[in-house]
RNA sequence: CCCGACAAGAGCACACCCGUCGCGAGGCGGGGCCGCAAAGCAAGGAAUCUCAAGAUACCGAGAUCGUCCGGCUGCCGAAG
Repeated sequence: CCCGACAAGAGCACACCCGUCGCGAGGCGGGGCCGCAAAGCAAGGAAUCUCAAGAUACCGAGAUCGUCCGGCUGCCGAAG
């Protein structure tokens, strides 16, 4: 370094509920505890989803990194 244990200590937090912001997808705070070794950071590529205004979404504007790939950073250490 790869790797990832019925290891140790710590961390995050799905559904759902409450509050709040947003047209919305969703965000944030609290509870919760399905799960996670990057479920840390970041919308670069793909994918999915949203859009009040007349409508469509290929253009546009957005959301999701707990969908995948890639980028950056990182705790622990048994076997191999």